Predicted 3D model of a 317-nucleotide part of an RNA (large-subunit ribosomal RNA, domain IV) from Deinococcus peraridilitoris. The coordinates come from a structure-prediction model, not an experiment, and the mean pLDDT is 90. Lineage of the source: Bacteria > Thermotogati > Deinococci > Deinococcales > Deinococcus. Its Rfam family is "Bacterial large subunit ribosomal RNA". The full RNA is in RNAcentral, with records from ENA, RefSeq and SILVA.
Context: one part of a larger RNA
RNA sequence: CCCUCGUUAAGGAACUUUGCAAGUUCACCCCGUAACUUCGGGAGAAGGGGUCCCAUGGCAACAUGGGCGCAGUGAAUAGGCCCUGGCGACUGUUUACCAAAAUCACAGCACUCUGCCAACACGAGAAGUGGACGUAUAGGGUGUGACGCCUGCCCGGUGCCGGAAGGUCAAGAGGAGCGGUGAGAGCUGCGAAUUGAAGCCCCGGUGAACGGCGGCCGUAACUAUAACGGUCCUAAGGUAGCGAAAUUCCUUGUCGGGUAAGUUCCGACCUGCACGAAAGGCGUAACGAUCAGGGCGCUGUCUCAACGAGGGACUCG
Numbered sequence: 001c002c003c004u005c006g007u008u009a010a011g012g013a014a015c016u017u018u019g020c021a022a023g024u025u026c027a028c029c030c031c032g033u034a035a036c037u038u039c040g041g042g043a044g045a046a047g048g049g050g051u052c053c054c055a056u057g058g059c060a061a062c063a064u065g066g067g068c069g070c071a072g073u074g075a076a077u078a079g080g081c082c083c084u085g086g087c088g089a090c091u092g093u094u095u096a097c098c099a100a101a102a103u104c105a106c107a108g109c110a111c112u113c114u115g116c117c118a119a120c121a122c123g124a125g126a127a128g129u130g131g132a133c134g135u136a137u138a139g140g141g142u143g144u145g146a147c148g149c150c151u152g153c154c155c156g157g158u159g160c161c162g163g164a165a166g167g168u169c170a171a172g173a174g175g176a177g178c179g180g181u182g183a184g185a186g187c188u189g190c191g192a193a194u195u196g197a198a199g200c201c202c203c204g205g206u207g208a209a210c211g212g213c214g215g216c217c218g219u220a221a222c223u224a225u226a227a228c229g230g231u232c233c234u235a236a237g238g239u240a241g242c243g244a245a246a247u248u249c250c251u252u253g254u255c256g257g258g259u260a261a262g263u264u265c266c267g268a269c270c271u272g273c274a275c276g277a278a279a280g281g282c283g284u285a286a287c288g289a290u291c292a293g294g295g296c297g298c299u300g301u302c303u304c305a306a307c308g309a310g311g312g313a314c315u316c317g
Stems, first nucleotide, its partner, number of pairs: 001312008010303002014301001019298001027051005036041001038146001052067006068072001080296007087288002092104001108144007120130003147283004152213003157210002159206005166201003172195002177190005214232005241275001242272001253269005
């Protein structure tokens, strides 16, 4: 010096990206417990008190009296707590060996396919098999993701679905007509009209299908702003709700709160660079080895280091 432990004056997070780590708390009994809530919960909330021995009474819990120690769950094992917010409802799941999460899954919701030799899948193809010894309250696919309140407008493009017409359209059918050859019969080549499926065009529908959801100018008796008007473009110009947000560039936006001091945090505002409604929107009790901010307690994290123990390192062997 390293590793693993133990103790520490005064202070107590000043450490640091972050209380990381370490401490505090800890069992049982009694008292007592808030907001909020899906009435289950939140709850071990929080916060207090007790705990040993002897005697007497009692079935006991316990009560009364007495006693000892610094200390009575006398050693060991045994929650730190609270407040606010983001995300995800929850228990679960995951990168075997740097990521456990806000990922994935999930009940629930919706769309869609499938009438049974089902759809779909495996099999090059087939047989065969799964689906299923199931039968639309079933099975497959896709998206969303408990619950609550909801889920707006656009069908022009793409997709899907429907459409006995029409256009286009292959082989085939058809055979006007034209050739080669031949004396001819014939053999043989080309071939117009007409006919001819799906598809495409065309006509409709469809968004919890792929997707999309504007610009400029003016206007009110201070100013500012613009309910209002004009104009251009579009298939239609973003509704509710939310909003400097896991989204805000400018930005440490501005105001308020918290601090002595706050690029973080919370509450507002709305100028949304570039939120927005099942690639769901906004809430939400409970839950979380989640992430962010704050507080109490407590501490060698620190001011600032010291001492001790064991094992290494080092010397000898």